Annotation: This is a predicted structure of a 106-nucleotide RNA (SAM riboswitch aptamer (S box leader)) from uncultured Paenisporosarcina sp. Of the family's consensus pairs, 97% are formed in the model. The RNAcentral record of the sequence draws on MGnify. The coordinates come from a structure-prediction model, not an experiment, and the mean pLDDT is 83. Its Rfam family is "SAM riboswitch aptamer (S box leader)". Its family is annotated with regulation of gene expression in the Gene Ontology.
RNA sequence: UCUUAUAGAGAGAGGUGGAGGGAAGUGCCCUAUGAAGCCCGGCAACCGUCACAAUUUUGUGAAAUGGUGCCAAAUCACUCAAAGUAGAUUACUUUGAAAGAUGAGA
Numbered sequence: 001u002c003u004u005a006u007a008g009a010g011a012g013a014g015g016u017g018g019a020g021g022g023a024a025g026u027g028c029c030c031u032a033u034g035a036a037g038c039c040c041g042g043c044a045a046c047c048g049u050c051a052c053a054a055u056u057u058u059g060u061g062a063a064a065u066g067g068u069g070c071c072a073a074a075u076c077a078c079u080c081a082a083a084g085u086a087g088a089u090u091a092c093u094u095u096g097a098a099a100g101a102u103g104a105g106a
Stems, first nucleotide, its partner, number of pairs: 001106006012040001014039003020030003024079004041071003046067002049062005075099001080096007
């Protein structure tokens, strides 16, 4: 970089650390009643594992000792397009896309 799957659920009043953080822009938030990072802890169950079924690869279920991931807010909201509603050029709703995130494969 490409393909594909997933996302309104879940997760500490611990230690360390000291000012930042929430991808980007805008907004709106979190933060010294302590940010990021690191350690411990936890959540989930994508891959893998096991069982059963079916069969050419898939379905259902289980455990969580392995490989990742995750632990404010819907992927915090919007950012492009279409449709609808209201109304007046904006707001709202729905759908899709884009972008980003994570897993798996290349």